Record summary
A computed fold for a 75-nucleotide RNA from a Gaiellaceae bacterium, annotated as transfer RNA. The organism belongs to Gaiellaceae, within Bacteria. The sequence is in RNAcentral, with records from ENA.
[in-house]
RNA sequence: GGUGGCGGUAGCUCAGUUGGUAGAGCCCCUGGUUGUGGUCCAGGUGGUCGUGGGUUCGAGUCCCAUCAGCCACCC
Numbered sequence: 001g002g003u004g005g006c007g008g009u010a011g012c013u014c015a016g017u018u019g020g021u022a023g024a025g026c027c028c029c030u031g032g033u034u035g036u037g038g039u040c041c042a043g044g045u046g047g048u049c050g051u052g053g054g055u056u057c058g059a060g061u062c063c064c065a066u067c068a069g070c071c072a073c074c075c
Stems, first nucleotide, its partner, number of pairs: 001074006008067001011026004020057001028044005050066005
């Protein structure tokens, strides 16, 4: 360098069914509890779903291209 495979979703780790309003845990913030902190309890903030197109009434999901990563094989 070439071919194939796997995954790319919140700050982090990851779900997301047959295409139908995008979620959990941790972290963070607020309140309660506590002499303070932690633990625990309640609530809350946070997303162009890697990027660009296409199909569709409707796309995280289907199709094409592309980027970066990992793995295998070939050269």